[in-house]
Molecule: c-di-GMP-I riboswitch aptamer
Organism: soil metagenome
């Protein structure tokens, strides 16, 4: 990042299991991504506990950052 090519990922919802929860695994199933691969470092937001300060945990398909990568037109 192209009226290109191999591809690749997989929202919502179902289904069964883990979690107090958010949510996460596996299948099913595609809303859509050029990093929708990876990372909880900053920021937002969500959950749990606490009067609270605060702690603990989520979420990369919330933003920004960091690393790795397939292609090769302008």
């Nucleotide at each position: 990042g192209a009226u290109a090519a191999u591809g690749g990922c997989a929202a919502a919802c179902c289904c069964a299991g883990a979690g107090u929860a958010a949510u996460c695994u596996g299948g099913g199933g595609a809303c859509g991504c050029a990093a929708a691969g990876c990372c909880a470092c900053g920021g937002g937001u969500c959950c749990u506990a606490g009067a609270a300060a605060u702690a603990g945990g989520a979420u990369a398909g919330c933003c920004g950052g960091g690393u790795u990568a397939c292609c090769g037109a302008a």